[in-house]
Context: one part of a larger RNA
Molecule: small-subunit ribosomal RNA, 5' domain
Organism: uncultured bacterium
This record gives sequence, C1' cells and structure tokens, in this order.
RNA sequence: GGAUGAACGCUAGCUACAGGCUUAACACAUGCAAGUCGAGGGGCAGCAUCGCGAUAGCUUGCUAUUGCGGAUGGCGACCGGCGCACGGGUGAGUAACGCGUAUCCAACCUUCCCGCAACUGGGGAAUAACCUUGCGAAAGUAAGACUAAUACCCCAUGGUCUCCACGGAUGGCAUCUGAAAUAGAGUAAAGGUUUCGGCCGGUUGCGGAUGGGGAUGCGUCCGAUUAGCUUGACGGCGGGGUAACGGCCCACCGUGGCAUCGAUCGGUAGGGGUUCUGAGAGGAAGGUCCCCCACAUUGGAACUGAGACACGGUCCAAACUCCUACGGGAGGCAGCAGUGAGGAAUAUUGGUCAAUGGGCGGAAGCCUGAACCAGCCAAGUAGCGUGAAGGACGACUGCCCUAUGGGUUGUAAACUUCUUUUAUGCGGGGAUAAAGUUCGCCACGUGUGGCGUUUUGCAGGUACCGCAUGAAUAAGGACCGGCUAAUUCCGUGCCAGCAGCCGCGGUAAUACGGAAGGUCCAGGCGUUAUCC
Repeated sequence: GGAUGAACGCUAGCUACAGGCUUAACACAUGCAAGUCGAGGGGCAGCAUCGCGAUAGCUUGCUAUUGCGGAUGGCGACCGGCGCACGGGUGAGUAACGCGUAUCCAACCUUCCCGCAACUGGGGAAUAACCUUGCGAAAGUAAGACUAAUACCCCAUGGUCUCCACGGAUGGCAUCUGAAAUAGAGUAAAGGUUUCGGCCGGUUGCGGAUGGGGAUGCGUCCGAUUAGCUUGACGGCGGGGUAACGGCCCACCGUGGCAUCGAUCGGUAGGGGUUCUGAGAGGAAGGUCCCCCACAUUGGAACUGAGACACGGUCCAAACUCCUACGGGAGGCAGCAGUGAGGAAUAUUGGUCAAUGGGCGGAAGCCUGAACCAGCCAAGUAGCGUGAAGGACGACUGCCCUAUGGGUUGUAAACUUCUUUUAUGCGGGGAUAAAGUUCGCCACGUGUGGCGUUUUGCAGGUACCGCAUGAAUAAGGACCGGCUAAUUCCGUGCCAGCAGCCGCGGUAAUACGGAAGGUCCAGGCGUUAUCC
C1' cells in the first nucleotide's frame, strides 16, 4: 500500500447493486416451512342444491321452521396411488478414494420420462372407515359385526425375461468372455372416464435418457520431543450376503501386509471451482454463489420404497424439557421469522404464489418461509449532491499573530446575475404477461398450431418523465518533531499527559492540553484485529 462476512469512536443528504451469528453442532415459547388426487374406492361428518313430508303465516302457491332421502355439486375423516430420498439448513465429524483430476466396470441398479415389441383372460378371501361394546386422566387402545377398490391373494396365458442343460460365434494382453440355435422348468396385469372417436392408466421385455453405486493411478496440513505398527491383520480355496465386486462376513489353509520415499500415534481441518495479495514465482483464505461430501439433541438399528438406514418417519437406549388423575404419556428450529444465552458483533414473529422452479392432478386448480419482493443496518462497492459565474476600499466586527506600521482568516462574505440535480408539491406513467389460463371455432399429422374471446401484477401508482417553488433541505474526520504532506501563540512545568518506531514533557515544548492557521481524505474519516 492492498484486502475483510469485521468491531469500536466521531460524523452522516440521496440512489442502485451485492452482503449481514465468524462466538454456544447452546437451549428453544409461538406461527408457518409437504402435500395432492372424488377421472382409483366405500361412503356422507359438515356446507350448498334438489326432491318428498309435516307445522306456521297466509296473498292458495310463495315464505319461514323442521324432519327424511347420497339424489346432485362437493367433501372432514378413512382405504388406495404418487410425492415426502427433491428443494431448504449447518460444517460437528472426517487426513479419507472424503474431495480434485484421469481412467475403468466383461462386476452393477435406475420411479417418473422417450422409442420399439407383445399382452391386459378367469376367480377368491379379507380389511379400514361407518355401527355396537369395553378400558384409559390423557396419549391412545381392545373386541364384535358389515363392506369397496387401480389394496391383497389364487388359477390361466406368456417370450427377446429368469434358471438349468447343450452349444460355441465373437472379442481381449490375460484370468477369461459368452451371441445365435435347441430341450426342460418358473414367473404378469387394473381399471377409470367418455361427446363412444378416444383420453388417462396397468403388465412383461429390449433400447435410450437421467440419476446413482463400485474400483484404480496421481495430488491433498503440522509434529520424529510419535519408530516400529497390524490378527480378519495380508493372501488362497469354498461358501454366505449384496443391485454388484470385494475379508464385506464365515469355515479351513498359508504367514503374510505396512513403514525413515515417514507406517503407527498425536494435533488441526469439510474438499474443490474460486477469493485476497504479489511484476511473477509464491504466500494466505475457503463467508456469499456453484459442484461434491457429511450431519439433523447424543449413540445404535432396521422397516417401507426405484431410491433412505430417512432434518419436520419408525424402534431402542441416554441426557434435557413439558403434561399427568402418579398408572403413564409428549417433544427435537444446523428450515423461515422470532426468544433467551454466549459475545466486540450480525436483521422482520413482513407480502405474494404475479413470474421462475418443484409435488400432485386429465384439467381447472391446490400446496410451496424454494423463489420473487418489501423491511432493518454506511457493513461494502459504484454513482449523484451539499451550488455556479462575477465580485477588493483586499470592507467592518470578531478570533489569532505582530516589530503597533500592519499581517492573516479572504473572493471568503455582503452584493449582482444564473441554475434546480436533489428537496417539497402537483400531474402523467410503461415493462416484467407478445408468456400462460378459460371458453368457442377452424386446420391437419389428434396434440399441436391458428383465429376470436375471457382473465391473471406481490412489488406498486413503485421506477421513470414533465411542470411549479426557491440557494432553497444536506460536511465531516484525522493529522501538522522525523519517517510523512502540513506551524505559530497561550497554558502546563519529568506534573498532567503523548507514543507505530526513534522518542517528547524538569519555565521560552513546531511532540502534552487549548486556540488560530495549515495538510490529507471526504459521506465518510480514524483506531483495533487478521492476511499478503
């Protein structure tokens, strides 16, 4: 000198963009953050509509009240499907194939999506909700009876699927690999809706795409005041397990394997893209954004599922908090806000799904603290402004200095002319939506396009623009002995104090305190901390 997720002191007009618990992975009140589908199903608790009946008022066919009927729209709870493994948070652990880079899998999986081929036949037993009864303070739970399905089960059919036998093309450095053909055995399905054209689905297989899993080379902090470490340890054979390879696990056999090219142990730490600095080489850092990993009060475990050993799922144990009728129960903000605590220190218990994206749905749509916006904060960067031109009797007063003549503050002010960014008031005001949606019509290749129509904006009447008023609303901080740009006076008298280093202060202090003047930067300026 540059830099910072900074803090502190003094000061502070506006706008835009980006940023904001670095400490206690400390504890959390409250609200929200993952639902959706009635075009899978039985139903009908509530709402609305309709029909029927009764009663009252009566205008004699209307109103009100009430009862019945799932009949219609729809729908709480329930069964079922898909999603909840994404998105969002944090960096505790981890020195590791965790990450980065490169290669390999002839050792692997992949819901939804796309393409192709084939199929979608017949039957059955249950169960939740509802109802009845019981237990319990509650959380909840038990028994009985009834019932449906795209829930569950059985039979059939079935090959390019699987297994087994045979076969051996092809490929490879090699252990090896194993195509076609043939025989045997095994294995599937679900319907809904309809304008009757279809549409949405279901099952099996092959291929694609996407996402994942595994293996390996190289790279990846400090310490030798850590020198030896290891018994599933290293390898083989056979098995189990897995989507798959493998001591991953197991029985048996062998005695290996790692290490001064630093094993083991200890400490520290998420890794990378990147960021800062530097002419570079290098050094340091890993906050925001993106990719990967790990974690979800602590430890362990599996279930479901295409996918988890699952942040807002389950079970067990532990600590803590809460409820209790003392028998027993409930909870997990390292999601968004917010609270306490810790700390030098870090924001609103805001708005909207309008856009982008995600989940579900045929769609309308619903959900979305993802996201987009707004609020707070000079904590950063950039831009704008606090006026401009003229104006000397170098005015007066004041402060200050002085040799008492004057000097300086100083074109500064006054005064004249001008401007109006900003401010205040009034008015206008588009884009983000030429997207998308509903409805209707048309075209064809039937899910696309065209036309018409309808409708959708949180931010926000915001940004921006115009007009009017009037210099009006807007400057400070540090420093002035040398380094280092900028000096005099007064006070103090080794005191009070200053100080980054050298060092100032003991009666003329350019170094302390004040004042005047000056220098530097400027909506900031200094100090402290850290890195280069």